[in-house]
Glycine riboswitch aptamer from Sphingomonas rhizophila, 96 nucleotides, folded computationally.

RNA sequence: GAGGACGCGCGGGAGAGUGUCCGGACCGCAAGGGCCGGACCGCCGAAGGAGCAACCGCCCCGGAAUCUCUCAGGCAGGCAGGACCGCGCGCGCCUG
Numbered sequence: 001g002a003g004g005a006c007g008c009g010c011g012g013g014a015g016a017g018u019g020u021c022c023g024g025a026c027c028g029c030a031a032g033g034g035c036c037g038g039a040c041c042g043c044c045g046a047a048g049g050a051g052c053a054a055c056c057g058c059c060c061c062g063g064a065a066u067c068u069c070u071c072a073g074g075c076a077g078g079c080a081g082g083a084c085c086g087c088g089c090g091c092g093c094c095u096g
Stems, first nucleotide, its partner, number of pairs: 002095003006090007017041001019040006026033002042075003048071001049069003055063003
């Protein structure tokens, strides 16, 4: 000096119901409206979790996915979350 791992910051970042029913208070003359809570069915995979396994290794034991499952999470907009990618900084753990 370079690359990797890890951490932080910034940017990008998908999918699936504005579902049905019940209840509550609020607004309204009424029709009705939105909000909150609960139940039910349907659905999504890219926090996490779990399973199989290509493959890898210090090899009779381990590490393992964007695959699979949906426990969790999520399904108008907005907020939040978000695997992964890019850039910058930090660290000085690993590699030649």
Lineage of the source: Bacteria > Pseudomonadati > Pseudomonadota > Alphaproteobacteria > Sphingomonas. Its mean pLDDT, the model's own confidence on a scale to 100, is 77. The RNAcentral record of the sequence draws on Rfam.